Molecule: Bacterial RNase P class A
Organism: Candidatus Polarisedimenticolia bacterium
RNA sequence: GGAGUCGGGGAGACGGUCGCUCCGGGCGGGGGUCAAUCCCUCUCCCGGGGAGGAAAGUCCGAACUCCACGGGGCAGUGCGCUGGGUAACGCCCAGGCCGGGUGACCGGACGGAAAGUGCCACAGAGAACAGACCGCCCAAGGCCGCCCUCCGGGGCGGAACGGCAAGGGUGAAACGGUGGGGUAAGAGCCCACCAGCAUUCCGGGUGACCGGAUGGCUCGGCAAACCCCGCGCGGAGCAAGGCCAAAUAGGGGAGCGACAGCGUGGCCCGCGCUGCUCCCGGGUAGGCCGCACGAGGCGAUGGGCAACCAUCGCCCCAGAGGAAUGAUCCUCCCCCGCAAGGGGAACAGAAUCCGGCUUACGACCGACUCCGCUC
Numbered sequence: 001g002g003a004g005u006c007g008g009g010g011a012g013a014c015g016g017u018c019g020c021u022c023c024g025g026g027c028g029g030g031g032g033u034c035a036a037u038c039c040c041u042c043u044c045c046c047g048g049g050g051a052g053g054a055a056a057g058u059c060c061g062a063a064c065u066c067c068a069c070g071g072g073g074c075a076g077u078g079c080g081c082u083g084g085g086u087a088a089c090g091c092c093c094a095g096g097c098c099g100g101g102u103g104a105c106c107g108g109a110c111g112g113a114a115a116g117u118g119c120c121a122c123a124g125a126g127a128a129c130a131g132a133c134c135g136c137c138c139a140a141g142g143c144c145g146c147c148c149u150c151c152g153g154g155g156c157g158g159a160a161c162g163g164c165a166a167g168g169g170u171g172a173a174a175c176g177g178u179g180g181g182g183u184a185a186g187a188g189c190c191c192a193c194c195a196g197c198a199u200u201c202c203g204g205g206u207g208a209c210c211g212g213a214u215g216g217c218u219c220g221g222c223a224a225a226c227c228c229c230g231c232g233c234g235g236a237g238c239a240a241g242g243c244c245a246a247a248u249a250g251g252g253g254a255g256c257g258a259c260a261g262c263g264u265g266g267c268c269c270g271c272g273c274u275g276c277u278c279c280c281g282g283g284u285a286g287g288c289c290g291c292a293c294g295a296g297g298c299g300a301u302g303g304g305c306a307a308c309c310a311u312c313g314c315c316c317c318a319g320a321g322g323a324a325u326g327a328u329c330c331u332c333c334c335c336c337g338c339a340a341g342g343g344g345a346a347c348a349g350a351a352u353c354c355g356g357c358u359u360a361c362g363a364c365c366g367a368c369u370c371c372g373c374u375c
Base pairs, nucleotide, nucleotide: 001371002370003369004368005367006366007365008364012332013331015329016328017327018326020050021049022048023047024046025045026044028042029041030040031039032038052347056358057357059356060355061354063352064237065236066235067234076233077232078231079230080229081095082094083093084092085091096110097108098107099106100105111228112227116226117225118222119221120220133168134167135164136163137162141161143158144157145156146155147154148153176194177193178192179191180190181189195218197215198214200213201212202211203210204209241289242288243287244286251280252279253278254277255276256275260274261273262272263271264270296315297314298313299312300311301310302309303308333344334343335342336341
């Protein structure tokens, strides 16, 4: 100098002017009311608070609320190496194993295939207690030909009935690998080393697992196929849910009047409806709560590799409801330019709250790795 890996904090700062919203306080005006120290509303003044690391996606896990719910099992569904953290999690930390990278480092649905069932496309002879297309081989047995014969058979050659699975070939995968011995040719058939396996033993580790010994000699893959094992799992969501509660219409009850009308098929009584007053309950509009003190923040100390936890001290930090959190100026900051001057600051806006994950995003700082050059 180039290429890269991991981590960290911050998200412009101080001030002026004008404005928005919420809370607390103080005058004043108006209204409600018999009157108010009560309630509503308006203006002004003072003090205080006012977006994020992701407020986003709404993907997990919880809190909270309502509904459902005797117990057990089946079914269904999610998760799945080990140990720890946590209210909980599919999250986080540490470790093991496997895989990738020269490396810093990164990734992994990573229980069981020795319970059972099933699947393994295409190609290929053969795909799971396998198989012989090319190939290799006649030692034994059988076959064919020639020769010899004491007629019992013997010798030589051939083919491939047969033997083999080393080499070639197919495939994601071909029933251990390399070397040697062995053989007719071969083969864990035998041996050495390596890999792998074991319901065996020893040692280390809480454990996943690791190291060693021994053994028999080799055992395919897929559970993101069914399945088995272990653990977990009711549903809906703040438009949850609760409280107060008009006008109008309708419902229930009591009373008034006993007058009128209508109905009860002609009449009377009676009954019902229509009227007025009061009361009750339900729902709607509207208002209030839920709703901001919480698995809370900051700091110190201690424990722990860490995630995190404990103790002490300090702090109160948006809470709206078609939804406030804005605009502008000065100086500093960064970039361009000799200068005057010009330009720049990403992604993005709370809506019941919290812990995570994922996604979006500009600039800075630190540690480390590899390569090249120079001293």